[in-house]
RNA sequence: GAUUCAUCCAGAGAAUCCGAGGGUCCUGGCCCGAUGACGAUUCGCCAACCGACACCCGUGCACGGUGGCAAUGCCAGGGACGAUGAAAG
Numbered sequence: 001g002a003u004u005c006a007u008c009c010a011g012a013g014a015a016u017c018c019g020a021g022g023g024u025c026c027u028g029g030c031c032c033g034a035u036g037a038c039g040a041u042u043c044g045c046c047a048a049c050c051g052a053c054a055c056c057c058g059u060g061c062a063c064g065g066u067g068g069c070a071a072u073g074c075c076a077g078g079g080a081c082g083a084u085g086a087a088a089g
Base pairs, nucleotide, nucleotide: 003087004086005085006084007083008082013043014042015041016040017039021032022031023030024080025078026077027076028075029074044069045068046067049065050064051063053060054059055058073081
């Protein structure tokens, strides 16, 4: 990098650094942002997809592996995609 399956209206932020755009591509909106957004680091938190464990056997549990922490992937239209987990190779 390609394949298959599942999920994408629930949930969860502080500090420090940085310094101008950011929220997926187009159009139209709406929103976040010098009272510092986006991003990065640290700490914290959320969450049962897989494993482990417990039991009342489908529920619990953040111990391990991942993932996430403005707004439904922000909304509508369009057409593409994208993200995460698991499996097989």

The prediction has a mean pLDDT of 87. This is a predicted structure of an 89-nucleotide RNA (SAM riboswitch aptamer (S box leader)) from an Actinomycetes bacterium. The source organism's lineage runs through Bacteria, Bacillati, Actinomycetota and Actinomycetes.